Predicted 3D model of an 85-nucleotide RNA (c-di-GMP-I riboswitch aptamer) from a Clostridiales bacterium. The sequence was found by an Rfam model in a public genome assembly. The source organism's lineage runs through Bacteria, Bacillati, Bacillota, Clostridia and Eubacteriales. Model confidence (mean pLDDT): 88 of 100. Of the family's consensus pairs, 90% are formed in the model.
RNA sequence: UCCCGAAAAUGGCAAACCCGGCGAAAGCCGGGGACGCAAAGCCACGGGUUUACAGCGAAACUGCCAUGACAGCCGGGCUGCCGAA
Numbered sequence: 001u002c003c004c005g006a007a008a009a010u011g012g013c014a015a016a017c018c019c020g021g022c023g024a025a026a027g028c029c030g031g032g033g034a035c036g037c038a039a040a041g042c043c044a045c046g047g048g049u050u051u052a053c054a055g056c057g058a059a060a061c062u063g064c065c066a067u068g069a070c071a072g073c074c075g076g077g078c079u080g081c082c083g084a085a
Stems, first nucleotide, its partner, number of pairs: 004083002012037002017032006035072001041078003045075003048070003055064002
């Protein structure tokens, strides 16, 4: 240094849910709150999931569609704290 990850230390993040805001929605942001997390820090690159305002199609029900969203779904990339075995 890399792998690795301790019933170690110092700190960190924050699921569900509630309140407020943004958004068509998925979801996101702020506050509260902790289920969990050693990358639960960052990047939609591959896969996946999700939504469907507009658009397309349709007699209608409704269908298709990402350019939207998810990094706490799996890979991959970049960066990073600590140091027992």